Source information:
Predicted 3D model of a 112-nucleotide RNA (SAM riboswitch aptamer (S box leader)) from Moheibacter sediminis. The sequence is in RNAcentral, with records from Rfam and Ribocentre. The source organism's lineage runs through Bacteria, Pseudomonadati, Bacteroidota, Weeksellaceae and Moheibacter.
RNA sequence: AUGUUAUCAAGAAAGGUGGAGGGAAUAGACCCUGUGAAACCUUAGCAACCCUUUGCCAGUCAGAGAAGGUGCUAAAUUCUACUCUUAAUUUUUAAGUUGAGAUAGAUAGCGA
Numbered sequence: 001a002u003g004u005u006a007u008c009a010a011g012a013a014a015g016g017u018g019g020a021g022g023g024a025a026u027a028g029a030c031c032c033u034g035u036g037a038a039a040c041c042u043u044a045g046c047a048a049c050c051c052u053u054u055g056c057c058a059g060u061c062a063g064a065g066a067a068g069g070u071g072c073u074a075a076a077u078u079c080u081a082c083u084c085u086u087a088a089u090u091u092u093u094a095a096g097u098u099g100a101g102a103u104a105g106a107u108a109g110c111g112a
Stems, first nucleotide, its partner, number of pairs: 003110006013043005021032003026081004044073003049069002051065005077104001082101003089095002
């Protein structure tokens, strides 16, 4: 790298270096950004996957915690794209609203 399981509309930023991009990729839309992007560093915070702990009905449970390993700290994974479903309207073939799912992606645990 690949596989598998769970989660992804909640939450949480300041400083330093840096100096023009960034929001995963493709396309479109929409945003952030010289009132300083990415990246790196420091400190702080959020959350509770691993973890610690209590209970008994012993698990795919419930409560509490935050020392340690990760993660995260604009906007739903920013939104749309494929399938099904569904409202109004134009109208006869497409645009488009709602909901569900798939694909892709992110993070964690496990396995190798």